[in-house]
RNA sequence: UCCGAUAAAGAGCUACAUCGGGGAAAACCCCGAUGGCGCAAAGCCCUGAAUCUAAAGCUGAACUGAGCCAGGAUUGCCAGAGCUGCCGAU
Repeated sequence: UCCGAUAAAGAGCUACAUCGGGGAAAACCCCGAUGGCGCAAAGCCCUGAAUCUAAAGCUGAACUGAGCCAGGAUUGCCAGAGCUGCCGAU
């Protein structure tokens, strides 16, 4: 001097809680605020899978409730493939 790994620092995301709002619903629905578990891809996109809910629809019942179903939603115990990404002591 170069390369690699790690710490620390500065950023980022945000489990969960509380408050406010939205939604037919989804304690694994979403948005915002405050606090904050954690994360080195706990960033993004596509496809698949799993999970939650069932408005509309279908089935069937008969007096108010049953079953199926995602095009709604989640994946921070997921998978495949692609793209992008902070710092740098010892």